Predicted 3D model of a 320-nucleotide part of an RNA (large-subunit ribosomal RNA, domain IV) from a wastewater metagenome. Rfam family: Bacterial large subunit ribosomal RNA. Its family is annotated with ribosome and structural constituent of ribosome in the Gene Ontology. The prediction has a mean pLDDT of 85.
[in-house]
Context: one part of a larger RNA
């Protein structure tokens, strides 16, 4: 000087991308145990106190149940009795020692926030996850010789099943909820309602004027034709309704701005909204448990450090 492995004044995370690593916690029995909750859980939550030995003494107890005896409806009945065996608190008194789950083995905890509901699976050998699954949702396909797969055929699987069945695509418990767009592109499918516009229809009124009429008039009625006006009916599209969330796994400007937390926070955690470039099953947004998951904090704790020392082993290195 290298690996392992042990101690350490005094401080106690100052280290460090980051408590990596170490220490600490740890087992039985007693007391206690909060937000939250889907009432199951959270919870060994947290925090507390106790354990060793000798004597009463293998004690009270509890289990087992041998043995004898009593009644008998004679049953594999009933009661009674308590040998042994087993397993044993709690108490009282004493003993030792710094220390009694005396060694070994045997959770550190706690707040918060993001993601994924959850036990599960994965890149054999650099990635165990937020990633795949996954219960439940939705949607499409398919009437059985079934769709749909393998094969050239035959045949097979679906299936000795039968739509509460199967096949494929999607979303991912669970509470609230899931709007609008059919111009593109694919696919199905063959024409609901209420307003509705031009347009089609044309009931029906209106104007002119051959003609007829009489009271002979600036009178009356009036075919066809031109022509003005137009009700039902008919006729498309649109209307006929509209979350939560946010500088985020998404925010560039950006270390936005404010507020917490700190002596001091480019991370964090509450708002805010100006969303470069969230948003509703490539689902939005909560959300208890639960994660060898990331983020921040704190407590106890240490040789991470201040800052290095010292012992025991193996090497390395001189000598053989």
């Nucleotide at each position: 000087c290298u690996c392992c492995g042990g101690u350490u004044a005094a401080g106690g995370a100052a280290c460090u991308c980051g408590g990596c690593a170490a220490a600490a916690u740890g087992c039985c029995c007693c007391c206690g145990u909060a937000a939250c909750u889907u009432c199951g859980g959270g919870a060994u939550a947290a925090g507390g106190g106790g354990g060793g030995c000798c004597u009463c003494a293998g004690u009270a107890a509890a289990g087992u149940g041998a043995u004898u005896g009593u009644c008998u409806u004679c049953g594999c009945g009933a009661c009674a009795u308590g040998a042994g065996c087993u397993u044993g608190a709690g108490g009282a008194g004493g003993c030792c020692g710094c220390a009694g789950u005396g060694a070994c083995u045997a959770g550190a905890g706690c707040c918060a926030a993001g993601c994924g509901a959850c036990u599960g699976u994965u890149u054999a050998c650099c990635a165990a996850a937020a990633a795949c699954a996954c219960a439940g949702g939705u949607g499409c396909a398919u009437g059985c010789g079934a769709a749909g797969c393998c094969g050239u055929a035959a045949g097979g699987c679906g299936a000795u099943g039968u739509a509460u069945a199967u096949g494929c695509a999607c979303u991912g418990a669970c509470g609230c909820c899931u709007g609008c767009c059919c111009a593109a592109u694919g696919c199905u499918g063959g024409a609901a309602g209420g307003u509705c516009a031009c347009g089609g229809a044309g009931a029906g009124a209106g104007g002119u004027u051959a003609g007829c009429g009489c009271u002979u008039g600036u009178c009356g009625c009036g075919a066809a034709g031109c022509u003005u006006c137009g009700a039902a009916c008919u006729u498309a599209a649109g209307c006929c309704c509209c979350a939560g969330u946010g500088a985020a796994a998404u925010u560039c400007c950006u270390u936005g701005u404010c507020g917490g937390g700190u002596a001091a926070g480019u991370u964090c955690c509450g708002a805010c909204c100006u969303g470069c470039a969230c948003g509703a099953a490539u689902g939005g947004c909560g959300u208890a448990a639960c994660g060898a998951c990331u983020u921040g904090g704190c407590u106890a704790c240490u040789g991470u450090c201040u800052c290095a020392a010292c012992c025991g082993g193996a090497g390395a290195c001189u000598c053989g």